[in-house]
Context: one part of a larger RNA
Molecule: large-subunit ribosomal RNA, domain I
Organism: Streptomyces olindensis
Parts: sequence; structure tokens; C1' cells
RNA sequence: CUCUUACGGUGGAUACCUAGGCACCCAGAGACGAGGAAGGGCGUAGUAAUCGACGAAAUGCUUCGGGGAGUUGAAAAUAAGCAUAGAUCCGGAGAUUCCCGAAUAGGGCAACCUUUCGAACUGCUGCUGAAUCCAUGGGCAGGCAAGAGACAACCUGGCGAACUGAAACAUCUUAGUAGCCAGAGGAAAAGAAAGCAAAAGCGAUUCCCGUAGUAGCGGCGAGCGAAAUGGGAGCAGCCUAAACCGUGAAAACGGGGUUGUGGGAGAGCAAUACAAGCGUCGUGCUGCUAGGCGAAGCAACCUGAAUGCUGCACCCUAGAUGGCGAAAGUCCAGUAGCCGAAAGCAUCACUAGCUUACGCUCUGACCCGAGUAGCAUGGGGCACGUGGAAUCCCGUGUGAAUCAGCAAGGACCACCUUGCAAGGCUAAAUACUCCUGGGUGACCGAUAGCGAAGUAGUACCGUGAGGGAAGGGUGAAAAGAACCCCCAUCGGGGAGUGAAAUAGAACAUGAAACCGUAAGCUC
Repeated sequence: CUCUUACGGUGGAUACCUAGGCACCCAGAGACGAGGAAGGGCGUAGUAAUCGACGAAAUGCUUCGGGGAGUUGAAAAUAAGCAUAGAUCCGGAGAUUCCCGAAUAGGGCAACCUUUCGAACUGCUGCUGAAUCCAUGGGCAGGCAAGAGACAACCUGGCGAACUGAAACAUCUUAGUAGCCAGAGGAAAAGAAAGCAAAAGCGAUUCCCGUAGUAGCGGCGAGCGAAAUGGGAGCAGCCUAAACCGUGAAAACGGGGUUGUGGGAGAGCAAUACAAGCGUCGUGCUGCUAGGCGAAGCAACCUGAAUGCUGCACCCUAGAUGGCGAAAGUCCAGUAGCCGAAAGCAUCACUAGCUUACGCUCUGACCCGAGUAGCAUGGGGCACGUGGAAUCCCGUGUGAAUCAGCAAGGACCACCUUGCAAGGCUAAAUACUCCUGGGUGACCGAUAGCGAAGUAGUACCGUGAGGGAAGGGUGAAAAGAACCCCCAUCGGGGAGUGAAAUAGAACAUGAAACCGUAAGCUC
């Protein structure tokens, strides 16, 4: 020196725990903002900083309810107070709400400066009246306060990649994805057939299953990839333009009318439902936003401590759960069940009132959405890459028909069938979760689970965009070690507390690496 054993140090693994997360389900909500939001800056307490709360009326104010003994946030201590004349606290409504920020009187290096004290700009209303008659532009005013900004995902639209795959690469793919922009709603979009089909029929849209990895498309490569029928979820239908009539100088407005077994207008004839929908004020029911009542156990023993054990009991519309010094139906909070609102909100019911409907015959003349449909050409999009390429949408050019019509049925033509474009609205079934309440977990348990169980998007790094941690556990209760000693402190030895101090704050358990102390006979 190594090794072995014992006892320690260091270290923080392991097992246990949870204050925090994760995933999903049900219900709600998807609210906000010029009455100044979201997000911040700076302040406010008798006493430093931080977080939360609040705003110069600042750790709070008023009021209406609840509640019933303590209370002045996390957070001790101290001071000074408040409170059964009902405080603190919980809920409804209201007041206040500095500065920045859409930021909006002007400016600006956000939280500041200047100032004549102004809602800047857009919009709306009215007035005025350039070139130029009308008009347009411009100008002015008053009043209104509609817009602007924010917003996790979902949604619609516009613009729109590349890496990648094709074992290279160019058509193709990735992909109309990512990204950027605009806009809206609690959903959005779509939507009441110029549809689908096939000789039979269906009857708006959306979503799911399936059709089907099929039919197809494709340097026929890689790959892309339907639809109808069928089965379900959910169901809901309407308004206008035109013809014609009326008013009017006209613009326009009112009536009329809205359809595809074609309809309407027009002419003639005949006549009207008591039903449905919407729904103001108010009242009422129910629910939400505070709450309340709520059964039943004692003794001995072990213990620091009883919920343990033993004995004898009880309740149950309640044996969910959590806590209390170990494991509690009967100790506490609760649970089952029942009850409850001055104020605000929501649903529903009643209700004034408003709106809405119909037929037959005749008629070829009037109307049935025009720079439209179609066509040519150049593109896009349809599962479909130009292909025989229909259907749909754009740019350019051209350019119809009006029911004796037009379109579609995958080039095109005929027949047949189906539908009626060029105007608009429309709940539900569907998508999502920044967020609220409730619940669940063969989800995690501090290198896990959100990056974040502690000052966490913090400390720290970076000019910046941005990147981004570590760090939990004394004990049942601080009872957190008075006093003495070594001593500058740190640290330690006594004493004391405690069940335990090898539980002493570097604090529960305390592995390994690593470092020590002691011992290791005989030869």
C1' cells in the first nucleotide's frame, strides 16, 4: 500500500409521500374594447423587498342578501385597532379606476414632453357649391358615437414554398401542406336541384359507416384516388327581380308575383282559414350566481398519541372522500336525502300586437334574372397530369335564345329522360378548447409529470430574433435548544425539549462510488 471485518464521514440513490401536472368525459362559455380592452408601467399597508389584491375614494368605498365569532392577504413579530349595535369572510348590483397601450389634441426613445384643453381618422347627417349647365372634386358645421384593437384552437377566403419521395432528376410528389395576409362566428362553410340516376326511381345541405384502395388518373414510374346506390345522425323551408296596376316630372316606392305534373301576368267564374309563426311590458314555474338542515360509540388494554386490539352497542335513502398524534360508517368536514335568494342572469308558459294561406276554365301574342350562357384562345380547379375530356371557375376576344325556349345525362349528333342558370337568406346533425364548474383514470410521482409542485417563462445567456434552468419532505405539536463551557465567528461539549436529536433547521429513509478510524492470531 492492498484486502477483510466493525464503526463513522461524504453523497443523495431507493422505498414511502404530495402541495403540482397529464389525459379524457359531462355541462357551460367562446364573454372583451372609444363608457378606453387585452397586456403592462408606477404606486397604495404604521414597519425593507417579493407575490397576490387594489388605484390618488388605492391591502380598499356604497348597497342588497348569506353567515355567526373572531379579525387587520401569503407572513411571523410588534404597535394601533375593528367586532353579537353582527366585524373579517362569501355572493348579486353599483361607485372609484393614476400613466402607457387601438391610444385617438400635437409630439415621442411605451409608461414621458408640450399644450390654445382638442373624440385624431373613417363613417353617418346637414350646409355650401371649382374648372363646367347638372354633377363630381373641394370646403364647413353640428350632432351621433357605428368602425378601428385584442383573441388558444376550430372556420372561410387571398398569396403560396422547399427539404423530401421518385433510391439521380425535369412532368409528378411533398402540397394547396408549412408560412404570411384578410375576415367572421360560437360554430364557420354548404344548402332548398339548370341535381342524381337509368327505362326503375330518388328528392336541399352537412357529418359518420360503407362502397373501396374499387372505377379511374399516372415519366401508366413514384404515387394520387373518387362517385352513385345502400345503412345511419339530423331534418325546415323561405324571400326577391320581371310581366301587370297605382303614385310620381323622374329617381323610386306600394300592390302583384316566385313556378317545372311549367308557372305567373291577362280574360272569365267562384270564393275565403280561426290555423300556424314571431313576440313587447308584466307575472309565474324551473335553473344558475352565496348557503342551510343532515343518523349513529363507549369502556378497558398496549402506546408519546388510538382510528389498533378486546368486550359490549348503534345508524344506514348516509359503508364516497378527506382530516384529526398509527388503520374511524357512528370525532370533525362531509356523504345520501331535503330545503333556500333581497339582487342579477337564463329557459319555458300566459299575453298586447304583427305576419302568413286557397280554387276552376280559356289564352301560341306579355314576363320568367345579358355583355349573361355559349364559342375561340390562354390558364386554373375537378381523384381525372390535354387526354376522346364532359361538368365548374377566371383573363382576352366574340357573343345567343325566352317555353314553339334553355341546360344536363363524361367529346359530338338524334331520340328519350331529368332539371330550370346568369339574385338572396336559412336552425339541427359536424369541428375546436385560451377558459369555468363537476367527474373519472390498469396516467406521473420530484432526472417523472407541463419548461415551471419553491421569485418560472423567473434567475441566467444573447445586440437581437431567441434560448432557458436548478431547487420538494424537522416534528404530532416549534415544544426550533433557556442557562453554562471551548470560542472572533463557524463549529462543538454539557443542560433542557421531544417517543426519537445518528429527527437540530446543511434537519424523515439514507444505497453506491469516494475518504477515514480501529482490529487482523500463529508462522